Source information:
Transfer RNA from a Fidelibacterota bacterium, 72 nucleotides, folded computationally. It matches the Rfam family "tRNA". Rfam classes the family as a transfer RNA. Its mean pLDDT, the model's own confidence on a scale to 100, is 80. Taxonomically the source falls in Fidelibacterota (Bacteria, Pseudomonadati). The sequence was found in a public genome assembly.

RNA sequence: GCGGGCGUCGUAUAAUGGUUAUUACCCGAGCUUCCCAAGCUCGUGACGUGAGUUCGAUUCUCAUCGCCCGCU
Repeated sequence: GCGGGCGUCGUAUAAUGGUUAUUACCCGAGCUUCCCAAGCUCGUGACGUGAGUUCGAUUCUCAUCGCCCGCU
């Protein structure tokens, strides 16, 4: 330099163009208990970045950034 793949809460994940972005762990609050742990309920928190297409984009297109793989 060329080609391919992957970027989503703190971590790991789901979504196949559709109206509050899913689930688990962690974190916070409450209930329960003499206390702790466990259990139950509720809550906070995310689509790598920028454009385009569309009534509507995490999803499709382009560019860019980062990581990984292969070729040279």